Predicted 3D model of a 64-nucleotide RNA (Fluoride riboswitch aptamer (crcB RNA motif)) from an uncultured Acidimicrobiales bacterium. Its Rfam family is "Fluoride riboswitch aptamer (crcB RNA motif)". For this family Rfam cites "Widespread genetic switches and toxicity resistance proteins for fluoride" (Baker et al., Science, 2012). Gene Ontology terms of the family: response to fluoride and positive regulation of gene expression.

RNA sequence: CUGGCGCCCGGCGAUGGGGCUCGCCACAACCGCCGGAACCCCGGCUGAUGGCUCCUACGAACAG
Numbered sequence: 001c002u003g004g005c006g007c008c009c010g011g012c013g014a015u016g017g018g019g020c021u022c023g024c025c026a027c028a029a030c031c032g033c034c035g036g037a038a039c040c041c042c043g044g045c046u047g048a049u050g051g052c053u054c055c056u057a058c059g060a061a062c063a064g
Stems, first nucleotide, its partner, number of pairs: 010025004016055006032045005
C1' cells in the first nucleotide's frame, strides 16, 4: 500500500416523515427513464417506498 474477515457505530438505496424488513457502503455506497449526434444543451415521461404499511404533500376520476 492492497485484499479478506469479525464487531461497534454510522451512512446510502431518483422528492418528506413513522414502523417493519432486505440489500449495499466505509469517502464509498447513491445521484430515474426516453428522444435529438449528445454526459454538458433541448424536448418528453413515471413514482413521495429498495420492498410492505401508515401519515403528509401533490396529481387524476367520480359523488355530495